[in-house]
Context: one part of a larger RNA
RNA sequence: GGCUACUGCUAUUAGAGUUCGAUUAAGCCAUGUUAGUUAAGGGGACCUCGCAAGAGGUAACCCGGCGGACGGCUCAGUAACACGUGGAUAACUUACCCUUAGGAUAGGGAUAACCCCUGGGAAAUUGGGGACAAUACCUAAUAAGUCUUUGAUUGCUGGAAUGCACGAAGACCAAAAGCUAAGGCACCUAAGGAUAGGUCUGCGGCUGAUUAGGCUGUUGUUGAUGUAAUGGAUCAACAAGUCAACGAUCAGUACGGGUUGUGAGAGCAAUAGCCCGGAGAUGGGUUCUGAGAAAAGAACCCAGGUCCUACGGGACGCAUCAGGCGCGAAAACUUUACACUGUGCGAAAGCACGAUAAGGGAACUCUGAGUGCCUCCUCAGGAGGCUGUUCCGGUGUCUAAAAAGCAUCGGAAGGAAGGACUGGGUAAGACCGGUGCCAGCCGCCGCGGUAACACCGGCAGUCCAAGUGGUAGCC
Numbered sequence: 001g002g003c004u005a006c007u008g009c010u011a012u013u014a015g016a017g018u019u020c021g022a023u024u025a026a027g028c029c030a031u032g033u034u035a036g037u038u039a040a041g042g043g044g045a046c047c048u049c050g051c052a053a054g055a056g057g058u059a060a061c062c063c064g065g066c067g068g069a070c071g072g073c074u075c076a077g078u079a080a081c082a083c084g085u086g087g088a089u090a091a092c093u094u095a096c097c098c099u100u101a102g103g104a105u106a107g108g109g110a111u112a113a114c115c116c117c118u119g120g121g122a123a124a125u126u127g128g129g130g131a132c133a134a135u136a137c138c139u140a141a142u143a144a145g146u147c148u149u150u151g152a153u154u155g156c157u158g159g160a161a162u163g164c165a166c167g168a169a170g171a172c173c174a175a176a177a178g179c180u181a182a183g184g185c186a187c188c189u190a191a192g193g194a195u196a197g198g199u200c201u202g203c204g205g206c207u208g209a210u211u212a213g214g215c216u217g218u219u220g221u222u223g224a225u226g227u228a229a230u231g232g233a234u235c236a237a238c239a240a241g242u243c244a245a246c247g248a249u250c251a252g253u254a255c256g257g258g259u260u261g262u263g264a265g266a267g268c269a270a271u272a273g274c275c276c277g278g279a280g281a282u283g284g285g286u287u288c289u290g291a292g293a294a295a296a297g298a299a300c301c302c303a304g305g306u307c308c309u310a311c312g313g314g315a316c317g318c319a320u321c322a323g324g325c326g327c328g329a330a331a332a333c334u335u336u337a338c339a340c341u342g343u344g345c346g347a348a349a350g351c352a353c354g355a356u357a358a359g360g361g362a363a364c365u366c367u368g369a370g371u372g373c374c375u376c377c378u379c380a381g382g383a384g385g386c387u388g389u390u391c392c393g394g395u396g397u398c399u400a401a402a403a404a405g406c407a408u409c410g411g412a413a414g415g416a417a418g419g420a421c422u423g424g425g426u427a428a429g430a431c432c433g434g435u436g437c438c439a440g441c442c443g444c445c446g447c448g449g450u451a452a453c454a455c456c457g458g459c460a461g462u463c464c465a466a467g468u469g470g471u472a473g474c475c
Base pairs, nucleotide, nucleotide: 001475002474003473004472005471006470007469008468009467012369013368014367015366016365017364019362020361021327027325028324029323031322032321036066037065038064041062042061046057047056048055049054073280074279075278083204084203085202086201087200088199089198092197093196097193098192099191100190101189102188103187105140106139107138108137114130115129116128117127119126120125145172146171147170148169149168150167151166154165155164156163178185179184206252207251208250213243214242215241218240219239220238221237222236223235224234225233255277256276257275258274259270260269261268262267282303283302284301285300286299287298305316306315307314308313333359335358336357337356341355342353343352344351345350372386373385374384375383376382377381390412391411392410393409394408395407396406397405418464419463420462421461422460423445424444429459431458432457433456434455440447441446
């Protein structure tokens, strides 16, 4: 000098930005809110027409499909194939999407909403009986296909067949005869692609030896189990290995990187925020569903906490967005909207979204403008003139709606300067008063014991300026 956080005094205004409960308590949370949607199907309060019979439309609700594995938050754990970079997969999966080829047959049994028991229960919620549907469920059929066995020298790719193609035998396996406003949409199978992942691996980057030996599924072989898939991942038998001063093991600390700060660079330091990857959802464990989770707003169990209770039993977990308490030196509104961008669903219209957009707050940072200029007088002030930042008011535009902004018209110098310093370093007092080794100042050197340029005031001056000083951290 620069950057970051807090802080004293002071403060007119506009714009921009990847700023704003990271640091401390991954502490606890009242209230509202963050994921719905839908041309399968059921339902039919209510509305319209009608004298009526009836006809048409429709909300809740239920069943089914897809999505709630994304998006949003946080950084506790983790020294690890977590991350970065480069490979392997001859060891794998991939809903929706794209391309190509083919298919879409015949039957069946239930169940929810609903009705009844004016069932039970304080509630949460739950029992029994009855009726009916589907693009829900089940059975059967079919064939490309899949799996197993096989080819003893069949072909292709390749470094290498365990891959692909071809032949044979056996076993196994699809679908919604759907919807439609007739344009189309949806369903099933196979092959290929795209996208997204799984697994393995070379190399790379913290500290400590006042941690030197560590490991027993440990290291390997064979065979099984398990998985989408390899593998001690798991198991059985056998062998006794394997890692380590190029630092194993242990301990401490820590999400990793892109990047960021500083610096001429080398480097040093940081990495909560924006992007990529990972991990977590009160602590711990288990499971189901599903293409995908070992699932933040799914289920179950244990622990701990809070709340309700009719004491029998129940409910909940903001590291979503606001908001509250607590902790602290330390951090914003319980705002508006789906108009934009995007995501989910839908054939579409559209619906939903605290993602996102928009406004509000904050001396977070950076950039710009202003706080006036001139003349005169009887000069602590007054009068006149000029300019025009901003302000006030009107109109238009902007906007989802506003606000701000922009354009234009009118009015008023009207409301707008402080902070630190003045002994040296270091720009600026050998001025006045007070104090008298006291009170106090001081990064450092040092001032103060009666003429203090150094303390406390006044006046004057210096440096910056909507800022200026202090404290802490980094270069």
The part of an RNA shown here (small-subunit ribosomal RNA, 5' domain) has 475 nucleotides and comes from uncultured euryarchaeote. Model confidence (mean pLDDT): 81 of 100. The source organism's lineage runs through Archaea, Methanobacteriati and Methanobacteriota.